Background:
This is a predicted structure of a 1410-nucleotide RNA (small-subunit ribosomal RNA) from a metagenome. Model confidence (mean pLDDT): 85 of 100. Its Rfam family is "Bacterial small subunit ribosomal RNA".
[in-house]
RNA sequence: AGAGUUUGAUCCUGGCUCAGAACUAACGCUGGCGGCGUGGCUUAGGCAUGCAAGUCGUGCGAUUCUGUAGCAAUACGGAAUAGCGGCGCAAGGGUGCGUAAUACAUGGAUAAUUUACCCUUGAGACGGGGAUAACGACUCGAAAGAGACGCUAAUACCGGAUGAUGUCUAUUUCACAAUAUGUUAUAGACCAAAGCUAGCCUCUAUUUAUAAGCUAGCGCCUGAGGAGAAGUCCAUGUCCUAUCAGCUAGUUGGCGGGGUAAUGGCCCACCAAGGCAGAGACGGGUAGCCGGCCUGAGAGGGUGUACGGCCACACUGGGACUGAGACACUGCCCAGACUCCUACGGGAGGCUGCAGUCGAGAAUCUUUCGCAAUGGGCGAAAGCCUGACGAAGCAACGCCGCGUGUGGGAUGACGAUUUUCGGAUUGUAAACCACUGUCAAGAGGGACGAAAUCUGUGCGGGUUAAUAGCCCGCAUGGUUGACUGUACCUCUAGAGGAAGCCCCGGCUAACUCUGUGCCAGCAGCCGCGGUAAUACAGAGGGGGCGAGCGUUGUUCGGAUUUAUUGGGUGUAAAGGGUGCGUAGGUGGUUAAGUAAGUCGGGUGUGCAAUCCCUUGGCUCAACCAAGGACUUUCAUCCGAAACUGCAUAACUUGAGGGUUGGGGAAGAGACUGGAAUUCUCGGUGUAGCGGUGAAAUGCGUAGAUAUCGAGAAGAACACCAGUGGCGAAGGCGGGUCUCUAUUCAACAUCUGACACUGAGGCACGAAAGCUAGGGGAGCAAACGGGAUUAGAUACCCCGGUAGUCCUAGCCGUAAACGAUGUUCACUUGGUUUAAGAGGUAUCAACCCCUCUUGGGCCGGAGCUAACGCGUUAAGUGGACCACCUGGGGAGUACGACCGCAAGGUUAAAACUCAAAGGAAUUGACGGGGGCCCGCACAAGCGGUGGAGCAUGUGGUUUAAUACGACGCAACGCGUAGAACCUUACCAGGGCUUGACAUGUACCUGACCGCCUUUCGAAAGAUUGGCUUUCCUUCGGGACAGGUACACAGGUGUUGCAUGGCUGUCGUCAGCUCGUGUCGUGAGAUGUUGGGUUAAGUCCCGCAACGAGCGCAACCCCUGCACUUAGUUACUACAUUAAGUUGAGGACUCUAGGUGGACCGCCGCCGAUAAGGCGGAGGAAGGUGGGGAUGACGUCAAGUCAUUAUGGCCCUUACGCCCUGGGCCACACACGUGCUACAAUGGUCGGUACAGAGGGACGCCAAUCCGCGAGGAGGAGCAAAUCCCACAAAGCCGACCCCAGUUCAGAUCGAAGUCUGCAAUUCGACUUCGUGAAGUUGGAAUCGCUAGUAAUGGCGGAUCAGCUACGCCGCCGUGAAUACGUUCCCGGGCCUUGUACACACCGCCCGUCAC
Repeated sequence: AGAGUUUGAUCCUGGCUCAGAACUAACGCUGGCGGCGUGGCUUAGGCAUGCAAGUCGUGCGAUUCUGUAGCAAUACGGAAUAGCGGCGCAAGGGUGCGUAAUACAUGGAUAAUUUACCCUUGAGACGGGGAUAACGACUCGAAAGAGACGCUAAUACCGGAUGAUGUCUAUUUCACAAUAUGUUAUAGACCAAAGCUAGCCUCUAUUUAUAAGCUAGCGCCUGAGGAGAAGUCCAUGUCCUAUCAGCUAGUUGGCGGGGUAAUGGCCCACCAAGGCAGAGACGGGUAGCCGGCCUGAGAGGGUGUACGGCCACACUGGGACUGAGACACUGCCCAGACUCCUACGGGAGGCUGCAGUCGAGAAUCUUUCGCAAUGGGCGAAAGCCUGACGAAGCAACGCCGCGUGUGGGAUGACGAUUUUCGGAUUGUAAACCACUGUCAAGAGGGACGAAAUCUGUGCGGGUUAAUAGCCCGCAUGGUUGACUGUACCUCUAGAGGAAGCCCCGGCUAACUCUGUGCCAGCAGCCGCGGUAAUACAGAGGGGGCGAGCGUUGUUCGGAUUUAUUGGGUGUAAAGGGUGCGUAGGUGGUUAAGUAAGUCGGGUGUGCAAUCCCUUGGCUCAACCAAGGACUUUCAUCCGAAACUGCAUAACUUGAGGGUUGGGGAAGAGACUGGAAUUCUCGGUGUAGCGGUGAAAUGCGUAGAUAUCGAGAAGAACACCAGUGGCGAAGGCGGGUCUCUAUUCAACAUCUGACACUGAGGCACGAAAGCUAGGGGAGCAAACGGGAUUAGAUACCCCGGUAGUCCUAGCCGUAAACGAUGUUCACUUGGUUUAAGAGGUAUCAACCCCUCUUGGGCCGGAGCUAACGCGUUAAGUGGACCACCUGGGGAGUACGACCGCAAGGUUAAAACUCAAAGGAAUUGACGGGGGCCCGCACAAGCGGUGGAGCAUGUGGUUUAAUACGACGCAACGCGUAGAACCUUACCAGGGCUUGACAUGUACCUGACCGCCUUUCGAAAGAUUGGCUUUCCUUCGGGACAGGUACACAGGUGUUGCAUGGCUGUCGUCAGCUCGUGUCGUGAGAUGUUGGGUUAAGUCCCGCAACGAGCGCAACCCCUGCACUUAGUUACUACAUUAAGUUGAGGACUCUAGGUGGACCGCCGCCGAUAAGGCGGAGGAAGGUGGGGAUGACGUCAAGUCAUUAUGGCCCUUACGCCCUGGGCCACACACGUGCUACAAUGGUCGGUACAGAGGGACGCCAAUCCGCGAGGAGGAGCAAAUCCCACAAAGCCGACCCCAGUUCAGAUCGAAGUCUGCAAUUCGACUUCGUGAAGUUGGAAUCGCUAGUAAUGGCGGAUCAGCUACGCCGCCGUGAAUACGUUCCCGGGCCUUGUACACACCGCCCGUCAC
């Protein structure tokens, strides 16, 4: 000091969350020791039991016990104490109910007061009296207790005397604002007391020791002073709430009394009518306050446990008494609740003292020891009392300290985990070796805290008549320890007895395996988990802290997220709808004054403790002690006078007035005008009008619409008219008049700061709406009808009422917006417009220049998150007001005020979410726009969809009908060949190291092959025979079989774990990069623009300049020519039946090379460019035609069943072998095809012309047989030679005559052929017979732009054969049409909107259901 989280990404706003520190804590897991602290926060709930306030016999009488002396009376003592009396019990201790001021804190006042005990000091203490407890005896009562009679004392009580510097009265001096009060002086009046103890004989008396007396101590009375304590008053400060705005009759004041220690309505009588309040009265809620404590950089915020100060309270409420002090925690009285006792008549009690108990609660300790220390009460003292206090006990509740070992030790052991199987980690960790001895354990020693008091002895001093006594001091001895045999020290033995908790996805340090499979669970926020989870659970490993660690709760911090320090309001939350104006806040220039603010200095105070600093004491630390500093404050005194304030005198620039001249839809009232609309009347006139996308409702033959004339009514004011004008805003528009207000310019004439803002308040305030009365032409909510539509409570049409208009009143809100409060000052510009003035100019007006005030646009600096604003600021500053603090709930509820009502203003909370939002960016999308392309449409040709069949798919069926592919981009697809095989499916029969690979160990020996027995469907099992290898160091090895183990095997699963390959957008023209530049950034630019192209093709321009992948070209085929070469091809010459032979290299052809086409030439268009159009030439003309070639990417597209491959799964089976079946089923639906429906045809006869292929397990000629499929046959050919192989449509001729036919051929029957181990399920073909549907196909839909469509045949792969009508090729014949780009589909570029980004198959609203 920051971080996470809104988005595809970005910047901002903004909330939520985290990391820190702390705690009177609690809970979970764990737990060795010690020190110092802390420990009922909830029920101020109830309490058993014990203790917590007594003491004094040196105040008094009395009683009991007892010692000594004595016969005894008695005397002298000791111990004890019920009562009278004194002092104390008002302190100490507890708690925080109440209390928002009768409190507390700080500072003052008391001239308005009191004070027992204590200290200092003055004066005094004379002389009397009467009672009463105790006690005795009596009565009542259960008890508590009470009553009456009798006796007695005092330091108890009561008179008298004396008496002041006391008190009161009167006069008086001084102080003071003051007649009050204090103070000084004088006079008068009034008021007091108590003794006790000890010692002594100097004086007196009796007498030898006492008394009076003296002395001393302790007391008593009355003054004064002090100390400490207390009362009262004043100022300032002290929580939330205005959804509490008015409160108050003893209320505010006065006079006079009463009362008090004392002022005072504290109380009373009378008089007056005041007092408080927006600087928050009154009311409500909450709360003891402070020093401090926690946090924070600080300012602040939170808090008030322990320790200290003050206050309040003592079962609840009230009251007084006593007393120096109380309205009294363990006193009294009354009332109440509760508990207890009771003989039912009555009584007793108060733990918020220390322990303890119950209850409630997440939760808080021992019914301990001691007065040894400190302190308190009483006492002359010893001493007694003291749950104050000192200690111990319990609790990891907190802080602090210590320990659980240290060093060495690598085969890097075992185990565990993991693994790419090599290893790695745990890990020097352990074992092992050598040491140490803290704590705990045992044994022994052993403090400090203790100094006093008292007392013994000695000495000194004081008092005194005194050497007595008493008091003081010094020295010395004795006496006192709860804790405690504790701290501490020494010794003994021995690593022995002592480690856990949380976390490991990011924030946040720390990673792997297994299990689980949106389940179980985690989670502070974001979020993990749906089969490869570093996020769940376990394990290994790691990280953090450590006798603790986590969780929960609370506070501050981070949060500048309430902003004084230190925020904002155009669009994120936020400017009041507008003005006038009260309080308040703020305020121009000059002079002298004052000293409230301000500044400086002094004094007092700011308790102690705490915090901080420096030292010191416990071994250190925590803890404790001493000293210092701090305590930002308040009060008071002295000083300064710049600034602010105050009061005084002036000034003119702010503000206002005046004069002159202008402007305007500024407001109010009255009057008035024309056009249009509708209605009424009359004329003309006839069948429609009207309305719409198209219609209908509606109006019209009872005469509409149209047209002419006349009249009536109401409302609104065309043109002018303009980012023009006016007004505070709302708003204002025909014309004239009257009244009212504002504003601008010029002059510099008057006043002299009169100003700005403005909480409350007052006024104005569009439209709609409301009340009452008018008015009502048009328009028009509601409503009616017609359409549209799935519906249409809408949009469109026909009607139509409130209302719109006027008068009077209410309402008080709007996206009342510039989403921008008012005001003043300052800060570069350009341009336009309205009003005015001046200058210049002119005959005059304009134009032009300057200034002022308004209205706009564009832009600089600056500001802003950006967009944007930019002298009309959102810039830079001053003044004042209003408002905001995450989204939703909600501008809602309740309350209050206003309103006739509608409603308005003010304005929450519970609950819920982790976002909501602003601006900008890139995409995608739009039934947005612009430009462009494509058999995309259009124009054409031919099909599909109807029939039969073939084939694929779905569905159904089945033991099985194997699997995959599903919009385009699955469906004659994988499959370029399912009878067995294929084959993965089903049934049955079998095998288990296996059908196949490698290795190890052992055994056997050849194995293989041939023949053969039995069982069997086969696989297989089994019998017999023949045969019986090679190398060798003779051990064995190669090889084969068997057994066992590692392993094989899997077309099992996941194409959403993958590689590879492929489809698709799309052969569409795009997709990017480097550097530079711009932007806070995402990104932009380049790639956009003007042209052009098939093309991001090229040219030009340009903050871009270049480059890459794509396009094009390079490659292949084809079209022309040349050249080279001619065998099996060719043939001009010769020859033959024949390219048959000779010959040729001319032609065709073959197959190598070369040329050719480039807008190259000409003209026109175009920016002179790129290019386009036309022409010439040319075999070919503008990429000549076709192919191969597929950018960045998209679809989690397809494929784990081609293969490869991670994970998972099966292992006598999900592997392997075999037989048979199935993949060929069949109510049905769809796709792709073939054949047709016929005459551009069918049948028959004759006849012509290809190209490209294939051929040895092959193609197969001639010839013969068969109607034919085919058979026989065997020539030739590994092929420009031979064969498949006759091309067919076509052409020439004949028949058919429009019909279910001489069309069409399904289906079925019979007979055959071929392939093959085998054609039943389930092959193809042939012949004969049979002769179904079908007569051109609904909605819809497909292909094709030229050698194309259409049509005709031929070949090949696969293949024993074939379901091929499929697929891949080849050649023959060979069209029609394209105006064009409005529309459908797809695509490209630019631009625009967006709340989409899984990207429109998006997002999202409401209702209902679960």